[in-house]
Molecule: SAM riboswitch aptamer (S box leader)
Organism: Ignavibacteriaceae bacterium
RNA sequence: UACUUAUCAAGAACGGAGUAGGGAACAGGCCCGGUGAUACCGUAGCAACCGGUCCCGAUUUUUUUCGGGAUGACAGGUGCUAAAUCCUGCCUUCCGAUUUUAACGGGAGGAAAGAUGAGAC
Numbered sequence: 001u002a003c004u005u006a007u008c009a010a011g012a013a014c015g016g017a018g019u020a021g022g023g024a025a026c027a028g029g030c031c032c033g034g035u036g037a038u039a040c041c042g043u044a045g046c047a048a049c050c051g052g053u054c055c056c057g058a059u060u061u062u063u064u065u066c067g068g069g070a071u072g073a074c075a076g077g078u079g080c081u082a083a084a085u086c087c088u089g090c091c092u093u094c095c096g097a098u099u100u101u102a103a104c105g106g107g108a109g110g111a112a113a114g115a116u117g118a119g120a121c
Stems, first nucleotide, its partner, number of pairs: 001120001003119006013043004021032003026089004044081003049077002052074003055068004085113001090110007
């Protein structure tokens, strides 16, 4: 970054410095915020995407390959530490209400957009 792919309802906080907004963008909603948020820095933690070492199981049999963090461990590269990616927005579908349709209320699935990893350029 214009691409590919996996995942996204779980989990994890204190301190420093600092000021007025913040929750990606736009709209609507709902929240967070002078009891000082968001962003930044430090430390701590969570997690298990990536490769490493060791361990366990299976496989192969000189050599290997596969699996294992709700069914191992360690440190590393990242990431993350309010709310589902905070929710909705587009499409399909079910239910309610309505004489019918649209609009409306509720549910399910998908898409789009986004985030993070791995890869690609």